[in-house]
Record summary:
Transfer RNA from Alphaproteobacteria bacterium RIFCSPHIGHO2_12_FULL_63_12, 72 nucleotides, folded computationally. Lineage of the source: Bacteria > Pseudomonadati > Pseudomonadota > Alphaproteobacteria.
RNA sequence: GGGCGCAUAGCUCAGGGGUAGAGCGCCACCUUGACACGGUGGAGGCCCGUGGUUCGAAACCACGUGCGCCCA
Repeated sequence: GGGCGCAUAGCUCAGGGGUAGAGCGCCACCUUGACACGGUGGAGGCCCGUGGUUCGAAACCACGUGCGCCCA
C1' cells in the first nucleotide's frame, strides 16, 4: 500500500427499514440468624463519526476513525 471482517447497555453479544433487546454485572425488595443461591421489580444506550438515500436509518450507500485477520 491492497483485500476482508468487526464497532449496539459496565462486559460478552443478538437485532439487517417502522421510535433497541438478551445473558452476566449493578440497585431495591422478598427469602436467611447472617451470607450465598433463588424469586420479583428497576436503573442503565448521541446503536463509532460526518454526509447521502428514504415518508421513515442502528440497519442501505459514500467517506472517515479505531480494532482484528490475510496478501504484498
The sequence was found in a public genome assembly. Rfam family: tRNA.